[in-house]
RNA sequence: UGAUAGAGGCGCGGUGCUUAUCAGUAGCUUUUUGUGUUGAAGGCAUUUGCAAUUUGUGAAAGGAAACGCCGCCGAAGAAGAGAUGAUUUUGCCUUAAAGUCACUUUUCUGGGCUGUCGGGUAAUACCCGGCAGACUGUCGCGAUUAUUUGCGGAGGGCUAUCA
Numbered sequence: 001u002g003a004u005a006g007a008g009g010c011g012c013g014g015u016g017c018u019u020a021u022c023a024g025u026a027g028c029u030u031u032u033u034g035u036g037u038u039g040a041a042g043g044c045a046u047u048u049g050c051a052a053u054u055u056g057u058g059a060a061a062g063g064a065a066a067c068g069c070c071g072c073c074g075a076a077g078a079a080g081a082g083a084u085g086a087u088u089u090u091g092c093c094u095u096a097a098a099g100u101c102a103c104u105u106u107u108c109u110g111g112g113c114u115g116u117c118g119g120g121u122a123a124u125a126c127c128c129g130g131c132a133g134a135c136u137g138u139c140g141c142g143a144u145u146a147u148u149u150g151c152g153g154a155g156g157g158c159u160a161u162c163a
Base pairs, nucleotide, nucleotide: 001163002162003161004160005159006158009073011072012071013070014069015068016067018065019064027057028056032052033051034050035049040095041094042093043092044091076109077108078107079106080105081104082103084102085101086100087099088098089097110136111135113133114132115131116130117129118128119127120126138153139152140151141150142149143148
């Protein structure tokens, strides 16, 4: 220098099934009333549209928990940028705008936990980010007879083996 194999622990991610929540919500339906056709612009079609109230009926997706399986230890997460592909937002079409997923690239974060602030979300769950705190793993520099302890750094690190 390169290759291989490992370690941190409420460790990380994916997926399957079940369950609760979503929610007595959306939708459909009944009554009554108002309005005239309701994401941005234009055009077309429809007038059976839209809103509120009321009767009956009544979901799903996303997110989550337990368990099982799979892949792993920059596991993974986040932010910026890029151009491409797919997709969502009106009854239809065009344009515009916004969003989601995938890909490439740059930067940051050793890890989980607690608290707090902010964002996402139906949600106090849960996720993400900033800050703080102790804990923990690793290496370096000191102290201690030893036990142990103090300070600091970052995973492009650390340990082991082989060449």